Small-subunit ribosomal RNA from an uncultured prokaryote, 1491 nucleotides, folded computationally. Its mean pLDDT, the model's own confidence on a scale to 100, is 82.
[in-house]
RNA sequence: UUAGAUCCUGGCUCAGGAUGAACGCUAGCGGCGGGCUUAACACAUGCAAGUCGAGGGGUAGCACAGGUAGCAAUACUGGGUGACGACCGGCGCACGGGUGAGUAACGCGUAUGCAACCUACCUUAUUCAGGGGGAUAGCCCGAGGAAACUCGGAUUAAUACCGCAUAGUUUAAUUAGAUCGCAUGAUUUGAUUAAUAAAGAUUUAUCGGAAUAAGAUGGGCAUGCGUGCCAUUAGCUUGUUGGUAAGGUAACGGCUUACCAAGGCAACGAUGGCUAGGGGUUCUAAAAGGAUGAUCCCCCACACUGGUACUGAGACACGGACCAGACUCCUACGGGAGGCAGCAGUGAGGAAUAUUGGUCAAUGGUCGAGAGACUGAACCAGCCAUGCCGCGUGUAGGAAGACUGCCCUAAGGGUUGUAAACUACUUUUGUACGAGAAGAAACGUACCUACGAGUAGAGCACUGACGGUACCAUAAGAAUAAGGAUCGGCUAACUCCGUGCCAGCAGCCGCGGUAAUACGGAGGAUCCAAGCGUUAUCCGGAUUUAUUAGGUUUAAAGGGUGUGCAGGCGGGAAGAUAAGUCAGUGGUGAAAUCUUUCGGCUCAACCGGAAAACUGCCAUUGAUACUGUAAUUCUUGAGUUUAGUCGAGGUAGGCGGAAUGUGUAAUGUAGCGGUGAAAUGCAUAGAUAUUACACAGAACACCGAUUGCGAAGGCAGCUUACUAGACUACAACUGACGCUGAUGCACGAAAGCGUGGGUAGCGAACAGGAUUAGAUACCCUGGUAGUCCACGCCGUAAACGAUGAUCACUCGUUGUGUGCGAUAUAUUGUACGUGACUGAGCGAAAGCAUUAAGUGAUCCACCUGGGGAGUACGUUCGCAAGAAUGAAACUCAAAGGAAUUGACGGGGGCCCGCACAAGCGGAGGAACAUGUGGUUUAAUUCGAUGAUACGCGAGGAACCUUACCUGGACUUAAAUGUAGCGUGACCGCAGCCGAAAGGUUGUUUCUCUUCCGGGGCAGGUUUCAAGGUGCUGCAUGGCUGUCGUCAGCUCGUGCCGUGAGGUGUCGGGUUAAGUCCCAUAACGAGCGCAACCCCUAUCGUUAGUUGCUAACAGGUUAAGCUGAGGACUCUAGCGAGACUGCCACCGUAAGGUGAGAGGAAGGUGGGGAUGACGUCAAGUCAGCACGGCCCUUACGUCCAGGGCUACACACGUGUUACAAUGGUCAGUACAGAGGGCUGCUACCUGGUGACAGGAUGCUAAUCUCGAAAGCUGAUCUCAGUUCGGAUCGAAGUCUGCAACUCGACUUCGUGAAGUUGGAUUCGCUAGUAAUCGCGCAUCAGCAACGGCGCGGUGAAUACGUUCCCGGGCCUUGUACACACCGCCCGUCAAGCCAUGGGAGUUUGGGGUACCUGAAGUCCGUAACCGCAAGGAUCGGCCUAGGGUAAAACAAGUGACUGGGGCUAAGUGGUAACAAGGUAACCAAGGGCGAA
Repeated sequence: UUAGAUCCUGGCUCAGGAUGAACGCUAGCGGCGGGCUUAACACAUGCAAGUCGAGGGGUAGCACAGGUAGCAAUACUGGGUGACGACCGGCGCACGGGUGAGUAACGCGUAUGCAACCUACCUUAUUCAGGGGGAUAGCCCGAGGAAACUCGGAUUAAUACCGCAUAGUUUAAUUAGAUCGCAUGAUUUGAUUAAUAAAGAUUUAUCGGAAUAAGAUGGGCAUGCGUGCCAUUAGCUUGUUGGUAAGGUAACGGCUUACCAAGGCAACGAUGGCUAGGGGUUCUAAAAGGAUGAUCCCCCACACUGGUACUGAGACACGGACCAGACUCCUACGGGAGGCAGCAGUGAGGAAUAUUGGUCAAUGGUCGAGAGACUGAACCAGCCAUGCCGCGUGUAGGAAGACUGCCCUAAGGGUUGUAAACUACUUUUGUACGAGAAGAAACGUACCUACGAGUAGAGCACUGACGGUACCAUAAGAAUAAGGAUCGGCUAACUCCGUGCCAGCAGCCGCGGUAAUACGGAGGAUCCAAGCGUUAUCCGGAUUUAUUAGGUUUAAAGGGUGUGCAGGCGGGAAGAUAAGUCAGUGGUGAAAUCUUUCGGCUCAACCGGAAAACUGCCAUUGAUACUGUAAUUCUUGAGUUUAGUCGAGGUAGGCGGAAUGUGUAAUGUAGCGGUGAAAUGCAUAGAUAUUACACAGAACACCGAUUGCGAAGGCAGCUUACUAGACUACAACUGACGCUGAUGCACGAAAGCGUGGGUAGCGAACAGGAUUAGAUACCCUGGUAGUCCACGCCGUAAACGAUGAUCACUCGUUGUGUGCGAUAUAUUGUACGUGACUGAGCGAAAGCAUUAAGUGAUCCACCUGGGGAGUACGUUCGCAAGAAUGAAACUCAAAGGAAUUGACGGGGGCCCGCACAAGCGGAGGAACAUGUGGUUUAAUUCGAUGAUACGCGAGGAACCUUACCUGGACUUAAAUGUAGCGUGACCGCAGCCGAAAGGUUGUUUCUCUUCCGGGGCAGGUUUCAAGGUGCUGCAUGGCUGUCGUCAGCUCGUGCCGUGAGGUGUCGGGUUAAGUCCCAUAACGAGCGCAACCCCUAUCGUUAGUUGCUAACAGGUUAAGCUGAGGACUCUAGCGAGACUGCCACCGUAAGGUGAGAGGAAGGUGGGGAUGACGUCAAGUCAGCACGGCCCUUACGUCCAGGGCUACACACGUGUUACAAUGGUCAGUACAGAGGGCUGCUACCUGGUGACAGGAUGCUAAUCUCGAAAGCUGAUCUCAGUUCGGAUCGAAGUCUGCAACUCGACUUCGUGAAGUUGGAUUCGCUAGUAAUCGCGCAUCAGCAACGGCGCGGUGAAUACGUUCCCGGGCCUUGUACACACCGCCCGUCAAGCCAUGGGAGUUUGGGGUACCUGAAGUCCGUAACCGCAAGGAUCGGCCUAGGGUAAAACAAGUGACUGGGGCUAAGUGGUAACAAGGUAACCAAGGGCGAA
């Protein structure tokens, strides 16, 4: 890190340590270690094994005595001497050094054995060494060859070689005793016979030689145990296994040969394949483990590849030999030479690993009497930050918290940072100069001492590669010395700029699409530090292979079931034994390493001493509880017998009725059948229906059930036969006979296969009809296999309780089946089954819970992330279908379980709403108005787009508005302030150009004052502050729409749950309401609901002007007109009133019902304001505000004209109509609420009229604007009309600078469509709908038929909640959570990747058969050589290698082909998730574009 969140399962990933490492950046010093992991690839050059003259013959070279010649220099001699090339001989070369190819093995480790063996040099002991012989190398002479080298002749020595003599304990054979041993046997004392030794040197003292015995050292052989992976390797083996005999060996042995027998190994893994040197150790880890096998030590193996032996004490021999092969080199082409996996070094390979160095001074080795020689062993140095360890790059003070840089900001701060500067101090390191080690002690020695020229001690002398190095002293001077990585979380450390899903980052999760702490840069910070990061690998974390220490109902995981061999485990008792077990002791477990401690380098790393440890193995002595073993015994486990019971247990036979179909006959007539609706189909040749009879096959209603039986699959009419089982009861018997169970064997639904039957119904395939965009389906009509029977296969299922078998233990309640008891026939006990519920406990939870998923025991099976895949290949089985077994490459960071909250469902329940229904009136058809889309245009400015845009922003586009277009202009407009400069006016007026804006010319020359100067004012200019209806509503504020005036949304405390969460808020009622009541692990509270507010309906009271006018008075044609009045209406303040309060009934209550009372009003009286938590990234940057970005002689500003008013068309919202409930004309009545000063205007006059001209009142309860429908009367008489008024013509009025584009109104004329509107759809439940007019805002005017208000007249209907829509609550399912506009499957098409098959083809290792067969051992060998020993020669066996042949195995490649995986936006479908729209899924068959 899976999710919206949670718990769990589970993988992936990181933080730690390590390395023979490599790469990147960087780099001051020292100490101690380390350094080809790859090509056991090929190697130039040099060196790595010689030594001895005291074994020998000798003298090539060097040197010196000596000699000759010469004056000398010098020349020539010179084995006499030092020495010594080559040669004979001795010893060494088998050690040391390298490498890890081979080897899965007695190779290694560990522990034993050899009574089956060897051992040069060394040590100890005993004995001996007499006398002969012939050669040969060298040297000399000669020959061949290019060379390597070879050949011939003559001559010669030995510590070289060969006989002879001697022979005890030696060896061999025969034989007699004794002792010992687990056995073969061994040891030992004798006897007889046979066989075998020697070498000299010499200074005369020694050294060397031979034999035997013993020791030491080193080896050889054998054995127990331990020591990789694969079973998709299950059988292997003929010298194989054993015996006898012989041969061979140092020695046992099939080691070899002949004969005899037929054995030997293997599931406790033989054989085969792949991989690999093993161990001490090293790394990691708490431990157990896991990984590892560099350096150092031990063992093994190898030395170009393969084979072979020789020599020798020891080899089958790294720097020896022979043969074969490959390769390289030389060559005169005839023939030869070679082997760095020794030290350096070269090439090649590779990410990658050093000098062709010094010295034998020390340690060690070989030879030698010794000096000494040799020694790439070794000791040192060089290179490399390759690792570990140590040191340094300064220390102290120093705040104006300096400057720069960077960041934030309104001023101003913060940080870098005591850091620097500056002051004082120190000198490690580096530099210069000086001094200067230890490692060295021996050997040696004409010296001294002790005893016998030897040994021991003392003295003396000599010897250092490293190295003038370490270390030390002195001097000057902060002087010579810091980087790397990281900074989203994990994980310590944050800001700015740039970039804009680009460039890039990334270990995992993931960053980047204009505000990136994740990219790049900068500043700052963090962590390490001469290093730091990255990569690779190992362990850890990972209890993620679980021995310690996991799991399997649902996450991966219980075999389909039984039986049962092997194996594992196994009841009670008393003894025996001592294998396991436990304890003691002894041996061993090399050293180094690890640990502890002490010590040495100034410390440390490093090194040394000591101790401990090495958890192991072997031997021995003891213990005997447990396990084992061989016996004894017991009855409780298990089984048997007797009696009884039970059941759809199994197999075979017989029988039955109902139904269905068919046939025959009859009655009867037009349909039947089928569906959502239809059609195909059947039927006048008589169906369906009804009746009778007959036949056929299959299945068995009711009983029937949470029933019963069975190992599972499974089993159902009745009955017979055969057969298996379980249970119960009472006794008896056997005596642990048991449990589990890999491989094996048997059984095993359905489908399917084979053979033969059968076939009524049903019914894959198939055909037809429908449905549909399509319908290879769902539905319908038919219908073949099949379903049935017999026999034989198959062997699988979601074969499920998704729960292996057995045994024991662990609270309860309540059913039921079958037995057996007790009793009083109320009840009740017990055994075995089978269910439900609920505790403890368990569990991630759901849940399980004596039928465990609890607590324990035994055995078996299985699991280890998802996909690829139950696939491929191989093998086994099968007639086939297929089954069983069963991977990898590649790919993802998840896949998954349970539960939670939501959302959703073509799930369920309850409820509400003009949601439907019942009604009334509309829209959709017409014309016009208006808005939108589209189209057009220079522009038709912009926004709003389902509901929730579309008479919306706009409550008023002719100019303006105006944002758009065309054209012409300006560059800082307006306002205000600041600071400076200069002017005196400015405002205006006039002229010219112009469409205007604007430009330009002229005219004029301010005011106060102390008149120099200063102030005021004005405009000009300059500085600073502009402007943008440009973008982003997905950066925002504010405001708004919608769900919705729906009844919901939450909190505190408590409680429940591991938790997300739940409870409360659910349930029963009730309500308009989460309204209230009751109940209740909840108790309370908040925002919503309601109420409080306003208007309205009634009354009271107070107050009466501009309102009112009953009474009184006056007065008019009339009129509250006037005096007056407050009664009334009204106005507008304050109150009252309504609360289910009262009554009846129902109800526990809340509350409900009532044409009840009372009341103006009755159950919220009516209306308004009021809109919870939230949803839609809903709308608005163009109302306003605002972050960021963008423009700045323009995306700003001004002006004129045009456009927003276009017009084939489509949609929304309206107006007017289509008429008689009407039109027209005349008369006549009644409102409310508003408005009014460049306003409303009475009244008068003119005009047909819009209106005009006068005139009055009113800043308004005062004046004014003012109703219509209605009512009364007349007329029209059903028609495109006296309906309807569009359109057009003419003439006007008004507003306004201006009515052309583009205003309204008036008059006259014209008189279009339209006769009630398809599918569909809207509003409304009462003063409502419908209808009638009036007013207002905006406004010069008006496109207003819109919007907002006002009153007048004034209905119909609601049975009801089945259905449509929306909503609320509860519940259910879910693979959804961006939440169904969700998720998601497979084909096809495209690209990439790995992989299977594949005609073949190429290569490799191993084996088999046959042929050939080098060198060589062994065996045999008459002629030749030799006195002899012997040799030569020839033959044979075996074999490396080579060739041929057939097969198997492994790897690579291959036209084509199969599926698989991955990939931002492809195509056609919609299979799954909700009842996913045909419930889904499992096994199997058939068919089909895909699911």
Rfam family: Bacterial small subunit ribosomal RNA.